[in-house]
RNA sequence: CGAGUUGGCCAGGCAAUCGCUGUAGUAAUGUCUCUUUCAUUCGCUUGCGUUUAAAAGGGUGUAUUGCAGAGGAAAGUCCGGGCUCCAUAGGGUAGUGUGCCAGGUAACACCUGGGGGGCGAAAGCCUACGGAAAGUGCAGCAGAGAGUAGACCGCCGAUGGCUUUUUCGAAAGCACAGGUAAGGCUGAAAGGGUGCGGUAAGAGCGCACCGCGUUGCUGGUAACAGUAGCGGCAAGGUAAACCCCACUCGGAGCAAGACCAAAUAGGUUCCCGUUAGGCGUGACCCGCGUUGGGAACGGGUAGGUUGCUUGAGGUAAGCGGUGACGCUUAUCCCAGAUGAAUGAUUGUCCUCGACAGAACCCGGCUUAUCGGCCAACUCAAUUU
Numbered sequence: 001c002g003a004g005u006u007g008g009c010c011a012g013g014c015a016a017u018c019g020c021u022g023u024a025g026u027a028a029u030g031u032c033u034c035u036u037u038c039a040u041u042c043g044c045u046u047g048c049g050u051u052u053a054a055a056a057g058g059g060u061g062u063a064u065u066g067c068a069g070a071g072g073a074a075a076g077u078c079c080g081g082g083c084u085c086c087a088u089a090g091g092g093u094a095g096u097g098u099g100c101c102a103g104g105u106a107a108c109a110c111c112u113g114g115g116g117g118g119c120g121a122a123a124g125c126c127u128a129c130g131g132a133a134a135g136u137g138c139a140g141c142a143g144a145g146a147g148u149a150g151a152c153c154g155c156c157g158a159u160g161g162c163u164u165u166u167u168c169g170a171a172a173g174c175a176c177a178g179g180u181a182a183g184g185c186u187g188a189a190a191g192g193g194u195g196c197g198g199u200a201a202g203a204g205c206g207c208a209c210c211g212c213g214u215u216g217c218u219g220g221u222a223a224c225a226g227u228a229g230c231g232g233c234a235a236g237g238u239a240a241a242c243c244c245c246a247c248u249c250g251g252a253g254c255a256a257g258a259c260c261a262a263a264u265a266g267g268u269u270c271c272c273g274u275u276a277g278g279c280g281u282g283a284c285c286c287g288c289g290u291u292g293g294g295a296a297c298g299g300g301u302a303g304g305u306u307g308c309u310u311g312a313g314g315u316a317a318g319c320g321g322u323g324a325c326g327c328u329u330a331u332c333c334c335a336g337a338u339g340a341a342u343g344a345u346u347g348u349c350c351u352c353g354a355c356a357g358a359a360c361c362c363g364g365c366u367u368a369u370c371g372g373c374c375a376a377c378u379c380a381a382u383u384u
Base pairs, nucleotide, nucleotide: 002379003378004377005376006375007374008373009372010371012349013348014347015346016345017344018343020069021068022067023066024065025064026063028062029061030060032059033058034057035056036055037054039052042049043048044047071355075366076365078364079363080362081361082360083253084252085251086250090286091285092284093283095249097247098246099245100114101113102112103111104110115129116127117126118125119124130244131243135242136241137238138237152184153183154180155179156178161174162173163172164171165170192210193209194208195207196206197205211233212231213230214229215228216227217226218225219224257306258305259304260303267297268296269295270294271293272292277291278290279289280288313332314331315330316329317328318327319326320325350353
């Protein structure tokens, strides 16, 4: 100089004018609405309904002032919960999910730190990472043979048979019985690997080292690592195949649910059934509760209030911890719309603006993405 890796921050800025939503006020106001007090007309069921007038308070509409007003992913709806209901709600079977170890967290399939394996020169990155000696399955074709496999090409091949030579010891050759799986072929993969010895030729047949299995010791909470022995050593791979093992797990969801007002048809028909039956928010069984359930047709309403934003909350400092994170103190309130609010215009600056809009809330993961800034770490090749 360059290339790379990891983590964090911002999300066009500024000014003016008009406009939108929420919230807290202020002032006046309306043929609006509700409640209370008091008076009054009518009716009776004697304390209710109904008519009219006045006052006070609230809501709503109008005007005006202050404050606040979409994201790092608001997206996907993939996980986990809070909350609401079933509901008084337990156990089991099947089934779902996760899968190295230890922590964090309300919880998790998330995060942090370690371990094993893989990739990279390195900083770093990825990991669907329990079990193949419980069982079953799968690996086409090729190839001799694909898991107590296998002889195609090969290697060896004698006591014996045949042929030639012979110094009469034997040598060479051919064929067969037989041996072998070290070399080669096929294949993604061929029954541990490399080397030495041994053998007729070979083979863990023997040995050394590595691998595998196992025992002890040391370190570590652990996963594991190191080391010292023992064993020639099981017939491999695959569980992101079924399966086994360990742990975990009710369901439905803010269109949940609660309240108010209003309206209709407390309608019609059919089926099962009376504690041995039916019903009860995943399936089945037991238990528990309860005493009727189910279906079709038809009719009415779909309006308002609430849930609805103060939270497992944000920020700052200190302390503890390798870290995720936790504790203490201080401080702040930071959208609550409901056919759905933040837009339009003008001027100016530059880094020229991508992906993109909350709808009950929160913690994650995944996906999309323009540009700018900050910090730390790595150094292969080449040149000087």

Notes:
This is a predicted structure of a 384-nucleotide RNA (Bacterial RNase P class A) from an uncultured Pseudomonadales bacterium. The sequence was found by an Rfam model in a public genome assembly.